[in-house]
RNA sequence: UGUGUGUCGACGCCGAGCCCUGCCGGACACAGGAACUCCUCUCGAAGGACUACGGCAGGGGUGGGGGACCCAGGAGGUUGGGGCUUCGACCGUGAGUGGUCGUGGCCCUUGGGGUGAAGUUCGCGGGAGCGGACCGGGCCUUGACUCUCAGCCUGAACCCGACAGCUAACUUCACAGGCGUGGGGAGUUGUGCAU
Numbered sequence: 001u002g003u004g005u006g007u008c009g010a011c012g013c014c015g016a017g018c019c020c021u022g023c024c025g026g027a028c029a030c031a032g033g034a035a036c037u038c039c040u041c042u043c044g045a046a047g048g049a050c051u052a053c054g055g056c057a058g059g060g061g062u063g064g065g066g067g068a069c070c071c072a073g074g075a076g077g078u079u080g081g082g083g084c085u086u087c088g089a090c091c092g093u094g095a096g097u098g099g100u101c102g103u104g105g106c107c108c109u110u111g112g113g114g115u116g117a118a119g120u121u122c123g124c125g126g127g128a129g130c131g132g133a134c135c136g137g138g139c140c141u142u143g144a145c146u147c148u149c150a151g152c153c154u155g156a157a158c159c160c161g162a163c164a165g166c167u168a169a170c171u172u173c174a175c176a177g178g179c180g181u182g183g184g185g186a187g188u189u190g191u192g193c194a195u
Base pairs, nucleotide, nucleotide: 011180012179013178014177018060019059020058021057022056023055024054025053037049038048039047040046041044061175062174063173064172065171066170071165081108082107083106084105085104087102088101089100090099091098111163112160113159114158115157119134120133121132122131123130124129135155136154137153138152139151143189144188145187146186147185148184149183
């Protein structure tokens, strides 16, 4: 001097995933480690405080789902995914196995739907995947915001379970998880400092 890893504190990014109050506990718990809040003293495996932090309760705020009229949709009628099963009716049998319909329960996901920026399409591949076009999203801009050029990254994942358009009242759920940027130009605005 550069790079990587770990811990503590701050700052920043994606995202709705934040703030406040009270009570209890309190460097305990959790994690990690060479070490890691403050005060007192007789310096100990001591005492106290209550900061960080943890738990409970409540408030504010932000985001999502379900859910009328109207609107949208809609020629009419029928049917309406797969499997197992309770009960009832009917058909069938000598009796059963079996079949049809109605009804309640459970499971599955190819129809349909939801959160999300995460779509459409073309080519290659047995598949997993790979590449391209259009289009979508994010960062670099560290007071906040808008536009633009260049650069970089990204277009996942999960959920509901045959079912849901919009939707006031009403009702219900979430407040996670994962990371580390610093190039240029134009414009608006706020605060602080100096003169």
Molecule: c-di-AMP riboswitch aptamer (ydaO/yuaA leader)
Organism: Kribbella antibiotica